Molecule: transfer RNA
Organism: Paramuricea clavata
RNA sequence: GUUUCUGUAGUGUAGCGGUCAUCACGUGCGCUUUACGCGCGCAAGGUCCCCAGUUCGAACCUGGGCAGAAGCA
Numbered sequence: 001g002u003u004u005c006u007g008u009a010g011u012g013u014a015g016c017g018g019u020c021a022u023c024a025c026g027u028g029c030g031c032u033u034u035a036c037g038c039g040c041g042c043a044a045g046g047u048c049c050c051c052a053g054u055u056c057g058a059a060c061c062u063g064g065g066c067a068g069a070a071g072c073a
Stems, first nucleotide, its partner, number of pairs: 001072007010025003018056001027043005049065005
């Protein structure tokens, strides 16, 4: 330089173009316990990497960027 893939809560992940973006761990609160832990319940936490386009409607499709990984040179 070029080709392909990846980018989603703090971390890791799921997600046919259409309801409120999923689950686990973690965090906070409550129950339980003498207490802690385990367990159970509830809650908070997301500009879906950025910009533009297509569409009635985009995390998802298209184009251009940015970051990372792999292959080729």